[in-house]
Context: one part of a larger RNA
RNA sequence: GGCGUAUGGGGGAUGCCUAGGCUCUCAGAGGCGAAGAAGGACGUGAUAAGCUGCGAAAAGCUGCGGGGAGAAGCACAUAUUUGUUGAUCCGCAGAUAUCCGAAUGGGGCAACCCGGCAUAUUGAAGAUAUGUCACACCGCAAGGUGGGCGAACGUGGGGAACUGAAACAUCUAAGUACCCAUAGGAGAAGAAAACAACAGUGAUUCCGUUAGUAGCGGCGAGCGAACGCGGACUAGCCCAAACCGGUGCUGUUACGGCAGCAUUGGGGUUGUAGGACUACGAUAUAGUGUAAUCAAUGAAUUAGAAUCCUUUGGAAAGAGGAGCCAUAGACGGUGAUAGCCCGGUAUAGGUAAAGCGAUUAUAGUUAGUAGUAUCCUGAGUAGUGCGGGGCACGUGAAACCCUGUAUGAAUCUGGCGGGACCAUCCGCUAAGGCUAAAUACUCCUGAGAGACCGAUAGUGAACCAGUACCGUGAGGGAAAGGUGAAAAGAACCCUGAAUAAGGGAGUGAAAAAGACCCUGAAACCAUACGCUU
Numbered sequence: 001g002g003c004g005u006a007u008g009g010g011g012g013a014u015g016c017c018u019a020g021g022c023u024c025u026c027a028g029a030g031g032c033g034a035a036g037a038a039g040g041a042c043g044u045g046a047u048a049a050g051c052u053g054c055g056a057a058a059a060g061c062u063g064c065g066g067g068g069a070g071a072a073g074c075a076c077a078u079a080u081u082u083g084u085u086g087a088u089c090c091g092c093a094g095a096u097a098u099c100c101g102a103a104u105g106g107g108g109c110a111a112c113c114c115g116g117c118a119u120a121u122u123g124a125a126g127a128u129a130u131g132u133c134a135c136a137c138c139g140c141a142a143g144g145u146g147g148g149c150g151a152a153c154g155u156g157g158g159g160a161a162c163u164g165a166a167a168c169a170u171c172u173a174a175g176u177a178c179c180c181a182u183a184g185g186a187g188a189a190g191a192a193a194a195c196a197a198c199a200g201u202g203a204u205u206c207c208g209u210u211a212g213u214a215g216c217g218g219c220g221a222g223c224g225a226a227c228g229c230g231g232a233c234u235a236g237c238c239c240a241a242a243c244c245g246g247u248g249c250u251g252u253u254a255c256g257g258c259a260g261c262a263u264u265g266g267g268g269u270u271g272u273a274g275g276a277c278u279a280c281g282a283u284a285u286a287g288u289g290u291a292a293u294c295a296a297u298g299a300a301u302u303a304g305a306a307u308c309c310u311u312u313g314g315a316a317a318g319a320g321g322a323g324c325c326a327u328a329g330a331c332g333g334u335g336a337u338a339g340c341c342c343g344g345u346a347u348a349g350g351u352a353a354a355g356c357g358a359u360u361a362u363a364g365u366u367a368g369u370a371g372u373a374u375c376c377u378g379a380g381u382a383g384u385g386c387g388g389g390g391c392a393c394g395u396g397a398a399a400c401c402c403u404g405u406a407u408g409a410a411u412c413u414g415g416c417g418g419g420a421c422c423a424u425c426c427g428c429u430a431a432g433g434c435u436a437a438a439u440a441c442u443c444c445u446g447a448g449a450g451a452c453c454g455a456u457a458g459u460g461a462a463c464c465a466g467u468a469c470c471g472u473g474a475g476g477g478a479a480a481g482g483u484g485a486a487a488a489g490a491a492c493c494c495u496g497a498a499u500a501a502g503g504g505a506g507u508g509a510a511a512a513a514g515a516c517c518c519u520g521a522a523a524c525c526a527u528a529c530g531c532u533u
Stems, first nucleotide, its partner, number of pairs: 001532009015518001016482002020453002022450007029442002031149002039100003042055003046078002050074002061094006070082003105114003115133007135146004153184001154182005164171001168218001194201002205232005215223002236434003239378001243266010271412001273377004277371004286365001288363007297354001301349003307322005323340002325329001331343003383407008393419001414429005469476002489517001492504004
């Protein structure tokens, strides 16, 4: 020096655990903000650095309700207080709420600086206090509204490239990512100028299927329907116009009116055409809003069954024995594994605000028959040329929808569509508007679940984490859990310079659980012994 064995050190793997995560289900909520938000700065405690709470009324103030013995947050110390004259605590409703921040009197390098006006401080002020003073839109005014923030979901306006095509240009990726505007708890769409096919359906939306079909496609890569069928959910309405009036202005007049414009009330709303108009007849049916009364539900919260003995052990909930409750054998805790020890659980009660729903009153809305001469039924619209875009459909035989540009109808004997176009036939009634549900999502609240993780995992974050730290900045971004059942956290003594460390003593089931604290692997280091070069 090597190997082996033993004992230690070192280190923190492994096992066990969970305070935190992840993914969902059901229910709720789906907004907050000039009455100043979200987010912060600075303060605030007897002592007070941090977190939490709160705001100069500052770990808090008031009222009502609950509750019933301790309390002054995390935080275990001392002091001082407080509470059965009901505190702390819980719920509801209020008060207060500095400064910054949309930030809004003006300014500004956020949390700062400087003003105007009114009032008060007996007068005065280079003073103080309180209130007020931004901009835009609406409104005669009084006044009202907006602005900003917020996770995803929606609609609209813009809109890539990598990539694929084994290169690449049409094409694809993709109307995706991203940007902008904007809405709501949903949004969008929506009551046929629709489909279909000689039979019929009957607004929209979503799901399954039709179907990777028909098609589109440098007919490449790829893209990719519809009809029909089965489900979810169901709901239909209002204007414009014709016609009949009111008001104002203007023009005209034979002063009786007439016409035009503006505004307003009634009327009226469709394809089997309907309505106006004329004639006739009647008060039916069904929703909706508002108010009052009753009222399911509903916060904190209340009651809530039933077990003992022996034994092992530090400890019983274990084992043995004998019982009991159960509309409760969910779950969690308790010195090991508890239906009957504790909190709870099933069940039953309880009320404030709010209030599903019901009744009554009231307001307003909602139907008919016949006639068919006349009038009305959405115009720079439909359509067309040119250029684009959207439709599964790349210009194609290319219908249909949108429109930049140029043109430009008809008026119910009207008009549009049925995938070029024409005829027949069939369907529908454009050029105005509204509309719940079925659908999408989860920053957030409550309850629950998991062949999800268990501290190099699971969120980046189980721990004072978007922290420490890095970067001028945008931004990047950690590590770090476990004594014990209970601190019973080691009085006292000794060694020592020692408030280091250790040895006794004591606690404890255990200190080889001693705070660098459960278990305590390997690397590595040391000591002793054996064998050996």
Model confidence (mean pLDDT): 84 of 100. A computed fold for a 533-nucleotide part of an RNA from Aquimarina brevivitae, annotated as large-subunit ribosomal RNA, domain I. Taxonomically the source falls in Aquimarina (Bacteria, Flavobacteriia, Flavobacteriales, Flavobacteriaceae). It matches the Rfam family "Bacterial large subunit ribosomal RNA". On this family, see Cannone et al., BMC Bioinformatics 2002: "The comparative RNA web (CRW) site: an online database of comparative sequence and structure information for ribosomal, intron, and other RNAs". Rfam links the family to the GO terms structural constituent of ribosome and ribosome.